[in-house]
RNA sequence: GAUGAACGCUGGCGGCAUGCUUAACACAUGCAAGUCGAACGAGAUUUUAGGUAGGAGCUUGCUCCUAGCUAAGAUCUAGUGGCGGACGGGUGAGUAACGCGUAAGAACCUACCCUUAGGAGAGGGAUACCAACUGGAAACGGUUGUUAAUACCUCGUAUGCUGAGGAGUGAAACGGCUUUAAGCCGCCUAGGGAUGGGCUUGCGUCUGAUUAGCUAGUUGGGGGAGUAAUAGCCUCCCAAGGCGAUGAUCAGUAGCUGGUCUGAGAGGACAAUCAGCCGCACUGGGACUGAGACACGGCCCAGACUCCUACGGGAGGCAGCAGUGAGGAAUUUUCCGCAAUGGGCGAAGGCCUGACGGAGCAAUGCCGCGUGGAGGAUGACAGCCCAUGGGUCGUAAACUCCUUUUCUUAGAGAAGAAAUUUUGACGGUAUCUGAGGAAUAAGCAUCGGCUAACUCCGUGCCAGCAGCCGCGGUAAUACGGAGGAUGCAAGCGUUGUCCGGAAUCAUUGGGCGUAAAGGGUCCUGAGGUGGUUUGCUCAGUCCACUGUGAAAGUUCAGGGCUUACCCUUGAAAAUGCGGUGGAAACUAGUAGGCUAGAGUACGGUGGGGGCAGAGGGAAUUCCCGAUGCAGCGGUGAAAUGCAUAGAUAUCGGGAAGAACACCGAUGGCGAAGGCACUCUGCUGGGCCGACACUGACACUGAAAGACGAAAGCCAGGGGAGCGAAUGAGAUUAGAUACCCCAGUAGUCCUGGCCGUAAACGAUGGAUACUGAGUGCUGGGCGGUUAAACCCGUGCAGUGCUGUAGCUAACGCGUUAAGUAUCCCGCCUGGGGAGUAUGCUCGCAAGAGUGAAACUCAAAGGAAUUGACGGGGGCCCGCACAAGCGGUGGAGCAUGUGGUUUAAUUCGAUGCAACGCGAAGAACCUUACCAGGGCUUGACAUGCCAUCAAUUCCCCCGAAAGGGGGAAGUGCUCGCAAGAGAUAUGGACACAGGUGGUGCAUGGCUGUCGUCAGCUCGUGUCGUGAGAUGUUGGGUUAAGUCCCGCGACGAGCGCAACCCUUGUCUUCAGUUACACUACCCACUGGAGGGACUGCCGGCCUUAAGCCGGAGGAAGGUGAGGAUGACGUCAAGUCAGCAUGCCCCUUAUGUCCUGGGCUACACACGUGCUACAAUGGCCGGGACAAAGAGAUGCGACCUCGCAAGAGCAAGCCAACCUCAAAAACCCGGUCUCAGUUCGGAUUGCAGGCUGCAACUCGCCUGCAUGAAGUCGGAAUCGCUAGUAAUCGCAGGUCAGCCAUACUGCGGUGAAUACGUUCCCGGGCCUUGUACACACCGCCCGACACACCACGGGAGCUGGGUUAGCCCAAAGCCGUUACCUCAACCCCAGUCCUAGACUGGGGAGGGGGAUGCCUAAGGCCGAACUAGUGACU
Repeated sequence: GAUGAACGCUGGCGGCAUGCUUAACACAUGCAAGUCGAACGAGAUUUUAGGUAGGAGCUUGCUCCUAGCUAAGAUCUAGUGGCGGACGGGUGAGUAACGCGUAAGAACCUACCCUUAGGAGAGGGAUACCAACUGGAAACGGUUGUUAAUACCUCGUAUGCUGAGGAGUGAAACGGCUUUAAGCCGCCUAGGGAUGGGCUUGCGUCUGAUUAGCUAGUUGGGGGAGUAAUAGCCUCCCAAGGCGAUGAUCAGUAGCUGGUCUGAGAGGACAAUCAGCCGCACUGGGACUGAGACACGGCCCAGACUCCUACGGGAGGCAGCAGUGAGGAAUUUUCCGCAAUGGGCGAAGGCCUGACGGAGCAAUGCCGCGUGGAGGAUGACAGCCCAUGGGUCGUAAACUCCUUUUCUUAGAGAAGAAAUUUUGACGGUAUCUGAGGAAUAAGCAUCGGCUAACUCCGUGCCAGCAGCCGCGGUAAUACGGAGGAUGCAAGCGUUGUCCGGAAUCAUUGGGCGUAAAGGGUCCUGAGGUGGUUUGCUCAGUCCACUGUGAAAGUUCAGGGCUUACCCUUGAAAAUGCGGUGGAAACUAGUAGGCUAGAGUACGGUGGGGGCAGAGGGAAUUCCCGAUGCAGCGGUGAAAUGCAUAGAUAUCGGGAAGAACACCGAUGGCGAAGGCACUCUGCUGGGCCGACACUGACACUGAAAGACGAAAGCCAGGGGAGCGAAUGAGAUUAGAUACCCCAGUAGUCCUGGCCGUAAACGAUGGAUACUGAGUGCUGGGCGGUUAAACCCGUGCAGUGCUGUAGCUAACGCGUUAAGUAUCCCGCCUGGGGAGUAUGCUCGCAAGAGUGAAACUCAAAGGAAUUGACGGGGGCCCGCACAAGCGGUGGAGCAUGUGGUUUAAUUCGAUGCAACGCGAAGAACCUUACCAGGGCUUGACAUGCCAUCAAUUCCCCCGAAAGGGGGAAGUGCUCGCAAGAGAUAUGGACACAGGUGGUGCAUGGCUGUCGUCAGCUCGUGUCGUGAGAUGUUGGGUUAAGUCCCGCGACGAGCGCAACCCUUGUCUUCAGUUACACUACCCACUGGAGGGACUGCCGGCCUUAAGCCGGAGGAAGGUGAGGAUGACGUCAAGUCAGCAUGCCCCUUAUGUCCUGGGCUACACACGUGCUACAAUGGCCGGGACAAAGAGAUGCGACCUCGCAAGAGCAAGCCAACCUCAAAAACCCGGUCUCAGUUCGGAUUGCAGGCUGCAACUCGCCUGCAUGAAGUCGGAAUCGCUAGUAAUCGCAGGUCAGCCAUACUGCGGUGAAUACGUUCCCGGGCCUUGUACACACCGCCCGACACACCACGGGAGCUGGGUUAGCCCAAAGCCGUUACCUCAACCCCAGUCCUAGACUGGGGAGGGGGAUGCCUAAGGCCGAACUAGUGACU
């Protein structure tokens, strides 16, 4: 885009079309084929006339009525007869066929029609109807009698037919009508035409080879039968043919065509309506009649089904129009009319016509129209959204003016009629003119991308959506609803189907190195293709003319309906087939040449080419002998194994089998598989040279044939080594493996099978053409030379690098994957599956050919960036190593897990949580629990009312809170009233939440990591992702710097700038120093100094490195702050802020008490120790940095002490904390659970604080636990560092601080080095990873289910061979029965003849023969369904 469509929602009108695609299933009822009286006899009804008989009226001679008769006319009817029922209408079951399409042909028929010619002479006997009798329920008959014809028969005749001829055969209706005629219609014969039909042929016409052979009337001929006609159409005889890979036969499916839909076309799909042909008419068979049928509304028989029946027997065939049932997703009225067109009959009027013309139903389709138009802003209300400002619906509505297609109503009113008159179903329809009133008329789908159109709410991987990708797990433009928007519109959407896009079967117009795809290789019969030249032919090809290609349809140009759809006229087209005449280039054919392709002969030449035979040495193993000792062998390390019965090792001799080191190669040969010691014999092919011969002999190649590694099989040999299977030993969690020790088939030979490999260059063969460079192999030629070497050149082969070109890229590139031609093979998403089944081959193993169901949305190729690797290279880091000191063991402190609990609040969880948030939980903090309270609230703003605020006292209560009393009247503005501030009370907005979500967020932080990286602009390269720069060579702490380079620059990082410290200068200086003399030291401001600057060496004249000088300091002087792009959905909603959700007499808030401090246990971080480098006692010395007014607190007194009392000084370089300690001197202890260690516990005190019970710190006396240096494992540190020693501060009433942050004192050891562990950086490589190795992924596994194969079988279907029986019927036969026409004989009579009897010819019946439908029996192959089990 389309549709004979269906379904869902919705539905105003008109025109034109269309309407059982399924059950060729069954059908009630009505209709669909009749007509002719001008073919015929008869009957019925009726009209007129005449006459007869009877009756009535009276105007007595008229009228009327009734019943026969005669004549004429009209209408109707059954029957005889004629024509038509073979057309029209329906349907598509069958049919793969001369069925259809197209183009031809000869051996034919043709009623009615047209035309031409001729004719119709003489006779005859019946019969239906009817009547009588009679059978049957009915359908339907029977017998006798009578009658007519355009019904039937005989004779005669003939331009006809048959036949070689003689000869034979052979027609009619003088009928009907009338206006009585040279009338009309009929009859017969013959010729011709037209129309219709029968037959034959060429070409075209679906799928399957998992259908390869089929055929006996089969193919042909002769004689005959038969037909309208040809013909094995039929029969007898003869011959053995005929068809088939250009697909016979068989199976499946199907009516064919014009055309329809789609497509740019070529094509593909379809075969409704309309038109042509064919087949069919309940199923099967058969003939009759006829011009025509083997006959839809005819006949006979058989079968199935239905109906009637008196049970004896009969009737029927909607795939005609309506209609019914059934089936189905699904398809209409039991309508009107013959008015038109057409058909049948008739002379005609006319009759018949479910053909046809119309109407009805259905949005089934196409086309057209409408549902109003113009104005109208305070941009109304409602709705929706919102940042609360507004926006949108929206000029949309309301409102004003206007119009009337449509609608309602009234009036008028066709064409269609051809044909003078008459004749209209449609239809009072189309159309026209008035009136009325915006009145009667809008939905459907969609809104994540493709794809036009976005927000809110609800839901929360639920409910659901979905064409593909996919959406939904609490902020969903994707689900559902709403508002809005978009698209189409009386329709819209969904579903089914077809074509397109799809170059996705590729003729136009694809591919095969790696994506699917080159056969393992060769040879060849068919086939396809084929060098050069000449003549001829004209089949292909081309040109001209011509016949046909039905109409309709499509296209174009016109015309008619108001337009369009639709109808109509003409043209074009119909790409095809046939005929006639030409052309001769090409293809082809034919005849003849040529030599460039191909081949033969000749001369050379290299080679692991093949087959057979002979010979050889090294090695291995075994056997024998000798020497000889205790091991050998094997491995990562071992063990099994061998060995004192003598191994291994060494020497000598012998045997056996297999393979042939070095040469050896990137090298040679062969069609491929493949081929290697040497020699001999036989043998195939190649290359080079020269150009003698043949003269296209060529290339490819389905089928067929031959060869074909390894493994495997059969038979017979052989068997040294190696070695599937197997055994043993190891390894391991296991180890049916890798490693080791043994070892059977096999490996080897002969003969025969198998026929496959990553049989690979993953690249079929042949031919031609297209830049170069450089190797190697085999020949030839030329130059040069004394000879070589060497140089040049042309062939054949074999490699590499690369131009153009090709390719998705990788790559290929004269050995093409380039440019072309020819032939063959193969491919068409992945899996299922190279499986199943069938067939062929094979001894088997198996091979070849080779599907489907089902399932997925991918599978795959090449390349890119990362990440990763028990890949590689380079480098760094307290990363290892070298050292020092620890942790892990003890006790205690502290944090966490777990457990417990009313609660043990919450968070942090590898490194990067765990002395963390917490720089300090007795109450408070506090978020948790129990209990007691409050509800505009403990806190904020707004409103109203009242009262100043405030202070004190009493009662209840655990307190919060409640109740009562007393004092007090203030401050600012204002004359006053009043207002403001505070407190209390009240109502509503609201407060409040440490409730949830760190995976909605901001901010802040951790970590990789102070690692050296991360990027950009422009340019260039690449189809692109991307690359280059940023890689490379050096160097650095550093992407630091230098050099090179299709890159040139730049940014964030590094470094530097900042702070502290070390040195100097200068300035200033009290409370500091010094002390009267400067210096020195100190405090805090400002400057200087260090830059590889200088020298030497190394390196590339570089960057830089090494060493040195000078210097307080040397190569970043030391330390700090400073943290790139990013990663971890890292951490934090409980610091703060914040979206959304949740609670609102509670998840808010107040209070008391408790808890966060629990305790079988586990872990982390620390402190103190285990002692003599020490403990204790006494004496003595030296800091820095801090803090201090609710504070630090000296001196003095008291106390053993903690501390207390009194109290000076200090808002601090002034006073105080404050004693520094390790250290030094002297003494004591003497290696022990101690004079070590200090836990735990008892008693007595002190301090802080409302309050030390849960649950604080300190002091004194007493007590005196574990612990004697710590398993596996693990941590920190490279110099003023580790270790060790003390001091101070924050938080803080006090303190569980052994923590944290700072300060100084004393003050080491070691670093060979980068193999390894961990982490990181750069380059490179592989990858099936990209959530990125904590990745991906393979196999197995119970039950259930799905699809398919096998399956003892079972049940169907169509087809078919053979046999039995055989209806109807055609054609034959017939001795039986019977019969009007003709013939013969006889008789009789009323004698042109008739009748009777007999016989014949001929007909009928019965019987019978052949063929045969249906039926039956026994088989066969095919196909479908089903089946336990597997």